[in-house]
RNA sequence: CUUAUCAAGAGUGGCGGAGGGAACGGCCCGAUGAAGCCACGGCAACCUGCCUGCAGGCAAGGUGCCAAUUCCGGCGGAAGACGCAAGAUGAG
Numbered sequence: 001c002u003u004a005u006c007a008a009g010a011g012u013g014g015c016g017g018a019g020g021g022a023a024c025g026g027c028c029c030g031a032u033g034a035a036g037c038c039a040c041g042g043c044a045a046c047c048u049g050c051c052u053g054c055a056g057g058c059a060a061g062g063u064g065c066c067a068a069u070u071c072c073g074g075c076g077g078a079a080g081a082c083g084c085a086a087g088a089u090g091a092g
Stems, first nucleotide, its partner, number of pairs: 001092006011040005019029003024073003041066003046062002048059004070086001074084003
C1' cells in the first nucleotide's frame, strides 16, 4: 500500500506497584490493586490441516483477542441504514 472483518464471544492466580481505555474531548476503569511480565485457562476461526454432496462441516498448528458497540464522539445523511475519515486485527 491492497483487501476482509470490527453491535457476538471469552479470566483466574503469582510478581508488580499507579496508571489505563490509540491520539484529542468526554465518560469510565483502577489501592476491593492500573500498566507490564509469567503460569495456566478460555473465546473466535483470518491463515492452516482434514472431510465434502463445493453449500458447508470438523480440528485448533500460526496470529489475534478475553470491561463498556472500535466505550461514546469526526464528515455526508432523516437515520443505529449506507458511504467516507481515524484506528485495530488477519491475509497478501